[in-house]
Context: one part of a larger RNA
């Protein structure tokens, strides 16, 4: 000099656009952050109503979503990341193409009802019931295994033909109907997505030198979607290591940020990829995908309840809160946009987003007034008492009106949806009556903070008297201090300006 999520001291007008617990992955009241689907399905209540039937709510089964989105970086030195190259060793809801099909039959449960236990959580028993829930049997375009031949060829678990066996479905709306939508089933393919696996690359420490027994290989067999000591039994005795093995210590990687002329050096908030975690250790479960943050299930701490018999909880989600700390916010508004789930929609959610608050914490942009105004009031300082300085500053005058108040006006962001069937009508802004626009008022609303010995731009007087003090380095201060305090001058920088703290 640059730089900062910074902090503190003094100050402090406005607006844009960012950004904000770097510490205790220390504990949480309170709300709120994942639901939707009545066009799979049963039942209740309630209201309109004349049976019927329509609507709203509710409890249940079923489906899809909950594995994304959001927060953090403990842990982890590792295929964890980053780039390569492979998967003839793999998987893939939901979408998007393509070919096939959807025939028949049954068995229950919950919801409810009765009834039993418990303070509560909830639980136990009887009986009824429904489906896109669940089973069977049938067909099989085709898939899977095996068998046989052929082709491909480093190496096949590749390809293709025969055959044998196993193997699939469910309805729903709307239509008067034809039929349309939208589900289902089986296969291929194809987009995204993820698993596995090679090489390369990147921290400290040898005052860590020897490690290792599932260890290193095979064999054979389980597991997985899939290689594999991933597991098991048997065999061999191997395997890494001064090109630093094993340990210790610290650390999430990368894209990039800072700085530097570069080369390097430092770094890894925000904002995007990727990995890891979810009170604390550990298992599964269901699913295409999870060992699953606001699912389970056990053990632990820790806090709530409690009739003492036993239950209930997990803000590292968005607000707030206690604590800790130099220190880091509002218990806001909205789903109008963008996106995400779910639904056929219309619409429901949604603390993602979107936007408002608050904080000079950064960045960048404005303002505080312009012009004229004395050989120059006045006040203050110094002063060789002659005068100098402050200083065209003010005062006065004339203008202007960024910005400041009033006061009218006032966006865009909207694309869609919905009724009708013709290009018609309605409708849908949290921000916001905001941003802008225009008049009117009046210079009105708005300057500080640090230093002046040299480095280093800036000097005098009193006050102090090695005292009180300054200080980044040289150093000042012991009686005329340009060096401490103050006042007047002056200089820098300016809504900030100094310090401190870390990089370079």
């Nucleotide at each position: 000099g640059g730089a900062u999520g910074a902090a503190c001291g003094c100050u402090g007008g406005c607006g844009g656009c960012g950004u904000g617990u770097c510490u205790a992955a220390g504990g949480c009241a309170u709300g709120c952050a994942a639901g939707u689907c009545g066009a799979a399905u049963g039942u209740g209540u309630u209201a309109g109503u004349u049976u019927a039937c329509u609507a709203a709510c509710a409890c249940a089964u079923g489906g899809c979503a909950g594995a994304c989105g959001g927060g953090a970086g403990a842990g982890u030195a590792a295929c964890a990341c980053a780039u390569u190259a492979g998967u003839a060793a793999u998987c893939u809801a939901c979408c998007g193409a393509a070919a096939a099909g959807a025939g028949g039959g049954g068995c229950a449960u919950a919801a409810c009802u009765u009834u039993a236990a418990g303070a509560a959580a909830u639980u136990g028993a009887a009986g009824a019931u429904a489906a896109u829930a669940c089973c069977c049997c049938a067909u099989g375009u085709g898939c899977u295994u095996g068998a046989u031949u052929u082709u491909u060829a480093u190496a096949a678990g590749a390809a293709a033909a025969u055959u044998a066996a196993g193997u699939a479905a469910a309805g729903g709306u709307c239509g008067u109907g034809a039929g349309a939508c939208c589900g289902c089933u089986u296969u291929u393919u194809g987009a995204g997505g993820a698993g596995c696996u090679u090489a390369u690359g990147g921290c400290u420490u040898a005052u860590c030198a020897g490690g290792u027994u599932g260890u290193u290989g095979g064999u054979a067999g389980g597991g997985u979607a899939a290689u594999g000591g991933c597991c098991u039994a048997c065999c061999a005795a191997g395997c890494c290591u001064a090109u630093g093995a094993c340990g210790a210590g610290u650390a999430g990687c990368g894209g990039g940020u800072g700085u530097g002329a570069g080369a390097g050096c430092a770094u890894g908030a925000c904002c995007c990829g990727c990995c890891u975690c979810a009170u604390u250790g550990a298992g599964a479960c269901u699913g295409a995908a999870a060992c699953a943050c606001u699912g389970c299930u056990c053990a632990a701490u820790c806090u709530c309840c409690u009739a003492c018999g036993g239950g209930g909880g997990g803000c590292u989600g968005c607000a707030g809160u206690c604590a800790a700390g130099a220190a880091u916010c509002u218990u806001c508004c909205u789903c109008a946009a963008u996106g995400g789930c779910c639904g056929a929609a219309a619409g429901g959610c949604u603390g993602a987003a979107g936007g408002a608050g608050c904080g000079a914490c950064g960045c960048c942009g404005c303002g505080u007034g312009c012009a004229g105004g004395a050989a120059g009031a006045a006040u203050u300082u110094c002063u060789u008492c002659g005068g100098a300085a402050u200083g065209u500053a003010a005062a006065c005058u004339g203008c202007u009106u960024u910005u400041c108040u009033a006061a009218a006006g006032g966006a865009a962001c909207a694309a869609g949806u919905g009724c009708u069937u013709u290009u018609g009508c309605a409708u849908u802004g949290a921000g916001u009556g905001u941003a802008c626009u225009u008049u009117a008022g009046g210079a009105a609303u708005a300057a500080g903070c640090u230093g002046c010995c040299g480095c280093u731009a800036a000097c005098u007087u009193c006050g102090u008297g090695c005292c009180a003090g300054c200080a980044g380095c040289u150093g000042c201060g012991g009686u005329a201090a340009u060096a401490c305090g103050a006042a007047g001058g002056c200089a820098g920088c300016a809504a900030g300006c100094g310090u401190u703290a870390u990089c370079c």
Molecule: small-subunit ribosomal RNA, 5' domain
Organism: Patescibacteria group bacterium